[in-house]
C1' cells in the first nucleotide's frame, strides 16, 4: 500500500427491509432449617460513528474509526 471478514444489552451469540431474540450475569419471588440446584417474574442494547437509498434500514450502498486475517 492492496484485499477479505467482523463491530448488536455487563459477557457470548441470533436477527432472508416492517414492534431487536436467546443464554449467562443482575434484581425480586417460590422451593430449603440455611446454602446450592431447580422454577416463576423482571431490568438493560434507538445495533461502532456519519451520510445515502427507501413509505420504512441492525439488515442495502458510500466514507471514516477500531479489531482479526491474507498478499505485497
Nucleotide at each position: 500500500c492492496g484485499g477479505g471478514c467482523c463491530g448488536u444489552a455487563g459477557u457470548g451469540u441470533a436477527u432472508c427491509g416492517g414492534c431487536a431474540a436467546c443464554a449467562c450475569a443482575c434484581g425480586c419471588c417460590c422451593u430449603u432449617g440455611g446454602g446450592g440446584u431447580g422454577g416463576g417474574c423482571g431490568u438493560a442494547a434507538c445495533a461502532g460513528c456519519g451520510g445515502g437509498u427507501u413509505c420504512g434500514a441492525c439488515u442495502c450502498c458510500c466514507g471514516c474509526c477500531g479489531g482479526c486475517c491474507c498478499g505485497a